Source information
Predicted 3D model of a 317-nucleotide RNA (Archaeal signal recognition particle RNA) from a Candidatus Hydrothermarchaeota archaeon. Rfam family: Archaeal signal recognition particle RNA. By type it is a non-coding RNA gene. Its family is annotated with SRP-dependent cotranslational protein targeting to membrane, signal sequence recognition and signal recognition particle, plasma membrane targeting in the Gene Ontology. On this family, see Wild et al., Curr Opin Struct Biol 2002: "Towards the structure of the mammalian signal recognition particle". NCBI's taxonomy places the organism under Archaea, Methanobacteriati, Candidatus Hydrothermarchaeota. It was read from a public genome assembly, where an Rfam model found it.
RNA sequence: UGGCGGGCUAGACCGGGGAGCUCGGCGUUCCCUGUAACCUGAGAUCGUCGAUAUGCAGGGGUCGAAGGCAGAAGGGCGAUAUUUUCGAUUACAGGUCAGCCUGGAUUUUGACGUCGAAGCUUCGUCCUUCAGGAUUGGUGGUUCCACGGCUUUAAUCGGAGGAUUGAAGUCAAGUGGUUUUACUGGCUAAACUCCGUCAGGUCCGGAAGGAAGCAGCGGUAGGUCAGACAUUCGAUGCUUGAAGGGUUGCGGAGUGGAGUUUAAAAUCCAGAAAACUGACAUGUAUGAGAGAUAUCCACCUUCUCCCGCGCCCGCCA
Numbered sequence: 001u002g003g004c005g006g007g008c009u010a011g012a013c014c015g016g017g018g019a020g021c022u023c024g025g026c027g028u029u030c031c032c033u034g035u036a037a038c039c040u041g042a043g044a045u046c047g048u049c050g051a052u053a054u055g056c057a058g059g060g061g062u063c064g065a066a067g068g069c070a071g072a073a074g075g076g077c078g079a080u081a082u083u084u085u086c087g088a089u090u091a092c093a094g095g096u097c098a099g100c101c102u103g104g105a106u107u108u109u110g111a112c113g114u115c116g117a118a119g120c121u122u123c124g125u126c127c128u129u130c131a132g133g134a135u136u137g138g139u140g141g142u143u144c145c146a147c148g149g150c151u152u153u154a155a156u157c158g159g160a161g162g163a164u165u166g167a168a169g170u171c172a173a174g175u176g177g178u179u180u181u182a183c184u185g186g187c188u189a190a191a192c193u194c195c196g197u198c199a200g201g202u203c204c205g206g207a208a209g210g211a212a213g214c215a216g217c218g219g220u221a222g223g224u225c226a227g228a229c230a231u232u233c234g235a236u237g238c239u240u241g242a243a244g245g246g247u248u249g250c251g252g253a254g255u256g257g258a259g260u261u262u263a264a265a266a267u268c269c270a271g272a273a274a275a276c277u278g279a280c281a282u283g284u285a286u287g288a289g290a291g292a293u294a295u296c297c298a299c300c301u302u303c304u305c306c307c308g309c310g311c312c313c314g315c316c317a
Stems, first nucleotide, its partner, number of pairs: 001317008011063004015033005023050005038059004067307002070304006076297001078296006085290002090285004095280005101271009110261003119255007126245008134236004138231003144177004149170009183227006194219004202211003
């Protein structure tokens, strides 16, 4: 003097950047990013510092003459700003074409068809009108005459009760007929002004014989139940006949002798106002995102400059 090893110390590292805040620098806050790599405490009405600002207080670890500051170039993750760049998406606007719609033609499929299509004729069904039937409901009960009867009345006679004759009216009652479709069988039935017959009792009478007449009985008006009949009063998921109508809806018969149907699809032609559906591109607006430019930048590499590069011990040459 150089090299190797060890021990010290000066010192270095234990992150950085952007936003925000601030007069300004840091920190706590938010965001981005790196390392093998700190701990505790306080801290946004904040903590601390002053361009020598790049945290404060306390503690600790690593490296150790290491290393750090500054500048430049390249790479590179990201951030910010600008953009008359590109641009997904969405909305609006209309445009074109096609479909949808209508008609025609062609083809195909389906259904029916020689166990007989279309067409034609005809019948029935359907509708209307007319005339009936069946069933059934509602309603209804003929006319006249005579006798007889009843009511009223007149005349004559009689001792009374009464007798004889005539007239008017009436009739549902009893009889015989007539006419009508207008009868039949029952039940019930008149306090009183329905008719007949009237026990008992009452009245007139010398008696005989009569009169009125309650109850009862018979009958009638009336009420009611049935049957038959009548009805230009109706009803009906009924039925007959005649005439007419009818889109072909249904069924039958005859004729006829091969198509009919539109249920559907495809293609072509022509047409058509809107709406709707689809496709295409255009315009306007929006615009995720991308690109470009500028600035900044964690991190990496290289280069240059500056500061520092110290002390001790041992060994080797």